[in-house]
RNA sequence: GCCUUCUUAGCUCAGUCGGUAGAGCGCAUCCAUGGUAAGGAUGAGGUCACCAGUUCAAGCCUGGUAGAAGGCU
Numbered sequence: 001g002c003c004u005u006c007u008u009a010g011c012u013c014a015g016u017c018g019g020u021a022g023a024g025c026g027c028a029u030c031c032a033u034g035g036u037a038a039g040g041a042u043g044a045g046g047u048c049a050c051c052a053g054u055u056c057a058a059g060c061c062u063g064g065u066a067g068a069a070g071g072c073u
Stems, first nucleotide, its partner, number of pairs: 001072007010025004019056001027043005049065005
């Protein structure tokens, strides 16, 4: 220098054919207990890496940028 893959909640990751953003763990509050752990209920938390484009509508499609991983030379 070139090619491929990845980037979604604090962490690990789903998200099908473009049509209301989710799970587990963690966190907060409450229940429960003589108390703690375990357990149960409820809730908060997101610029879907960034900038454009296509579309009635983009996490998803297209182009570019940045970062990470791998490969070729």